[in-house]
This is a predicted structure of an 84-nucleotide RNA (c-di-GMP-I-GGC riboswitch aptamer) from a Gemmataceae bacterium. Its Rfam family is "c-di-GMP-I-GGC riboswitch aptamer". Its family is annotated with cyclic-di-GMP binding in the Gene Ontology. Lineage of the source: Bacteria > Planctomycetota > Planctomycetia > Gemmatales > Gemmataceae.
RNA sequence: CUCGACAAGGGCAAAACCGUCGCGAGGCGGUGACGCAAAGCCAUGGGCCCGCCGGCUAACGCGCGGGUCGCCAGGCUGCCGAAA
Numbered sequence: 001c002u003c004g005a006c007a008a009g010g011g012c013a014a015a016a017c018c019g020u021c022g023c024g025a026g027g028c029g030g031u032g033a034c035g036c037a038a039a040g041c042c043a044u045g046g047g048c049c050c051g052c053c054g055g056c057u058a059a060c061g062c063g064c065g066g067g068u069c070g071c072c073a074g075g076c077u078g079c080c081g082a083a084a
Base pairs, nucleotide, nucleotide: 002084003081004080011036012035016031017030018029019028020027021026034070040076041075042074044073045072046071047068048067049066050065051064052063053061054060
């Protein structure tokens, strides 16, 4: 360094419910734990989702803006140390 243990000490917190913000996807706070070795950070590429626009109330889109990093990839940073 790769790697990731019925290790140690810690960390995060899905769904649901409550409050709140947002047209919405969804965000934040509380309760709560399904899970997570980057479930820490970054929307850079793809995916998905929302709003708008165009389109035949359509399929759809090299369209505009936004959300999601707990969908995947990539980038940056990082605790511990059994086995291999």